Molecule: Bacterial RNase P class A
Organism: uncultured Dysosmobacter sp.
RNA sequence: AGACAGUCGCGUGGACAGGCCGAAAGGUCGUUCAUGAGGAAAGUCCGGGCUCCACAGGGCAAGAAUAACGGGUAACGCCCGCCGAAGGCGACUUCAGGAAAAGUGCAACAGAGAAAUACCGCCGGCUCUGCCGGUAAGGGUGGAAAGGUGCGGUAAGAGCGCACCCGACGGCUGGAGACUGUCCGUCGCUGUAAACUCUAUUCGGAGCAACACCGUGGGUGGAAGCAUAUGGCUGGCCCGGCCGCUUCCCGGAGGUGGCUUGAGCGUUCUGGCAACAAAACGCCUAGAUAGAUGACUGUCAAAUACAGAACCCGGCUUAUAGUU
Numbered sequence: 001a002g003a004c005a006g007u008c009g010c011g012u013g014g015a016c017a018g019g020c021c022g023a024a025a026g027g028u029c030g031u032u033c034a035u036g037a038g039g040a041a042a043g044u045c046c047g048g049g050c051u052c053c054a055c056a057g058g059g060c061a062a063g064a065a066u067a068a069c070g071g072g073u074a075a076c077g078c079c080c081g082c083c084g085a086a087g088g089c090g091a092c093u094u095c096a097g098g099a100a101a102a103g104u105g106c107a108a109c110a111g112a113g114a115a116a117u118a119c120c121g122c123c124g125g126c127u128c129u130g131c132c133g134g135u136a137a138g139g140g141u142g143g144a145a146a147g148g149u150g151c152g153g154u155a156a157g158a159g160c161g162c163a164c165c166c167g168a169c170g171g172c173u174g175g176a177g178a179c180u181g182u183c184c185g186u187c188g189c190u191g192u193a194a195a196c197u198c199u200a201u202u203c204g205g206a207g208c209a210a211c212a213c214c215g216u217g218g219g220u221g222g223a224a225g226c227a228u229a230u231g232g233c234u235g236g237c238c239c240g241g242c243c244g245c246u247u248c249c250c251g252g253a254g255g256u257g258g259c260u261u262g263a264g265c266g267u268u269c270u271g272g273c274a275a276c277a278a279a280a281c282g283c284c285u286a287g288a289u290a291g292a293u294g295a296c297u298g299u300c301a302a303a304u305a306c307a308g309a310a311c312c313c314g315g316c317u318u319a320u321a322g323u324u
Stems, first nucleotide, its partner, number of pairs: 002300007010036007018029004038306001042317002045315005050207004063203005069081004083097001084095004098198002103196002105192003119139002121135006147165006166188006172181001174179001211257004219250001221249006231243004264283005270277002
């Protein structure tokens, strides 16, 4: 995410005059002035306000959501900062960021074996085309196979021992914290929770067509009171014709409120790395209800994107020509 000018038209509000419709509330018509869509008004995915229903208070279960740390905020699953991990030469970007020592499941194909295993090889033994035992150092399979390299050691081997390195946990140091390190000690544990599960925290439900108020006509709807003929209605009166009357409730055409002054916006300044917050001054900025916000002309090179309020606010996500 058009500007300015002109003409016509529409919604809302104010002022001025009345007329008409309606039982009323209110509506409608004229003149004039003011004002009139968005950055997403969208999706309705989160968080609130507001309203009604439920609820003494609390707990459990089920279901859903979230998941490092510190801060911001009315609140959040949002935002800022920071840590860790991954990616990038880098500026920087991304997050599927609790727990695998509670338990269960799964790990296709390959491979002997996928969480405990001996296929080949190596070593020892035997009744020797083989069998038994030891061995994860070598080969092979795999994304992953008992931490890596070297020396010692051994029948052959093995963190079995030692040195260095790597990783986990605990201590200590630094930091507000996540976390960290030329420090110390212990240990060497497969992966997967975007499988079930476990842990911690949060969540009552429905939504403005919520909800509150006024309320016509019609009704052989309901209740109460009065009357039962010298009554009421129609009608100038009589005859004639018709009929119980009043009040309340139910019902609900239509109307009003909710509805836009609000966790508001702008400028300056202060604090803060930032998100954001305080203070001073200033501003009022659609409110429809079948739904207004439009059309045409001229100038600006051109005016064309996505789209259109519907109770309100804070976010997220998605759509978007053009320009910077």